Predicted 3D model of a 249-nucleotide part of an RNA (large-subunit ribosomal RNA, domain VI) from a Nanobdellota archaeon. Its mean pLDDT, the model's own confidence on a scale to 100, is 81.
[in-house]
Context: one part of a larger RNA
RNA sequence: UGUUAGAUGCGUGAAUGGAAGGUUCGACUAGUACGAAAGGAACAGCGAGCCGGCGCCUCUAGUCAGCGGUUAUCUGACAAGGUACGCCGCGUAGCCACGCGCUGAGGGCUAAGAGCUGAAGGCAUCUAAGCUCGAAACCCGCCGUAAAAAUACGCAUCUUCAUAGGUUGGGGAAGAAGACCCCGUUGAUAGAAUCGAUGUGUAAGAACCAAGGCGCAAGCCGAGAUUUUCAGCAUACGAUUACUAAUAA
Numbered sequence: 001u002g003u004u005a006g007a008u009g010c011g012u013g014a015a016u017g018g019a020a021g022g023u024u025c026g027a028c029u030a031g032u033a034c035g036a037a038a039g040g041a042a043c044a045g046c047g048a049g050c051c052g053g054c055g056c057c058u059c060u061a062g063u064c065a066g067c068g069g070u071u072a073u074c075u076g077a078c079a080a081g082g083u084a085c086g087c088c089g090c091g092u093a094g095c096c097a098c099g100c101g102c103u104g105a106g107g108g109c110u111a112a113g114a115g116c117u118g119a120a121g122g123c124a125u126c127u128a129a130g131c132u133c134g135a136a137a138c139c140c141g142c143c144g145u146a147a148a149a150a151u152a153c154g155c156a157u158c159u160u161c162a163u164a165g166g167u168u169g170g171g172g173a174a175g176a177a178g179a180c181c182c183c184g185u186u187g188a189u190a191g192a193a194u195c196g197a198u199g200u201g202u203a204a205g206a207a208c209c210a211a212g213g214c215g216c217a218a219g220c221c222g223a224g225a226u227u228u229u230c231a232g233c234a235u236a237c238g239a240u241u242a243c244u245a246a247u248a249a
Base pairs, nucleotide, nucleotide: 005159006158007157008156009155010154011153015145016144017143018142021051022050023049024048025047026046034039052103053102054101055100056099060097062095063094066090067089068088069087070086071084072083073082074081075080106140107139108138113133114132115131116130169183170182171181172180189245190244191243192241193240194239195238196237197235198234199233200232205228206227207226209224212221213220214219
């Protein structure tokens, strides 16, 4: 662009892609079948592992916003910080593997082959007519794409010539850019605030102590500890709330 008005939503499935599975071991069958003995199987069903595929984050591990400790030095001191891609401990969400889950039976037509019935050819014969089985192959089943399948599909709803759609706005467990999805005051879309949950581990200040040091003494300094304090700080998570911005156009 077309599909002979446009738009939205839901479907069908011609065709097409996939390997989504592969493999090993163990026990049982069974010391059985077989074999003089020596020796020594298999089908079915069961369990486990490895490789591959898909998905997920409850657990475990990694990474990490963050919190804390600590060294040197700087901001005069405290507090609070900067720098050394300082060092160390713990660590939510997210992302992940070293973690977790799934990874199939079955159906159909057949090949070689095994047969049934059965004539030509009074018998015999799986074949000539007919029929039953039979493989990781083939077609389905499973997971994707898919109406540009030009024989160009179907259903429902809306509009009846201005709708529909797009951009500008707020965003997203969607994302390289486009795209996709949600929201836009008839609103919880993001931020902020509050609450919860979670992480760290008990902030600053104050009070009460205190090893020890100095000092004749009076007293001064004082690491550290207790209480205030399950504190303080922080948050990617959840909820509440129109305070801010999605207004107007």

The organism belongs to Nanobdellota, within Archaea.
Its Rfam family is "Archaeal large subunit ribosomal RNA".